[in-house]
RNA sequence: AUGACACUCCGGAGAAUCCCGAAAGGGUGCCGAAGGUGCAACACUCCCGCUUUCCGGGAGCGAAUCUCUCAGGCAAAAGGACGGAAUGAAUACU
Numbered sequence: 001a002u003g004a005c006a007c008u009c010c011g012g013a014g015a016a017u018c019c020c021g022a023a024a025g026g027g028u029g030c031c032g033a034a035g036g037u038g039c040a041a042c043a044c045u046c047c048c049g050c051u052u053u054c055c056g057g058g059a060g061c062g063a064a065u066c067u068c069u070c071a072g073g074c075a076a077a078a079g080g081a082c083g084g085a086a087u088g089a090a091u092a093c094u
Stems, first nucleotide, its partner, number of pairs: 001094001005088002008085004016028001018027003029074003035070001036068001038066001044060006
């Protein structure tokens, strides 16, 4: 220098106020922006071929608002990725 993180405030999308049932619970359709799953190129590492540091192939590594829909959600409220503001924070990282 950067500002992880903590707390407060502001903004913040989508989808049945569905059906059965006295309740407990069950069912159908849907949403992606808590969390979680999956992976592309480059670079790097390893292995093999080739043969001379080049080339080819394979494996590993590998992000998201993409993907899946496990979790969560589908009136309002709450929650909410992310963005902004204030305060604290040198113990985290470069």
The RNA shown here (Glycine riboswitch aptamer) has 94 nucleotides. The sequence was found by an Rfam model in a public genome assembly. The model forms 88% of the base pairs in the Rfam consensus. Its mean pLDDT, the model's own confidence on a scale to 100, is 78.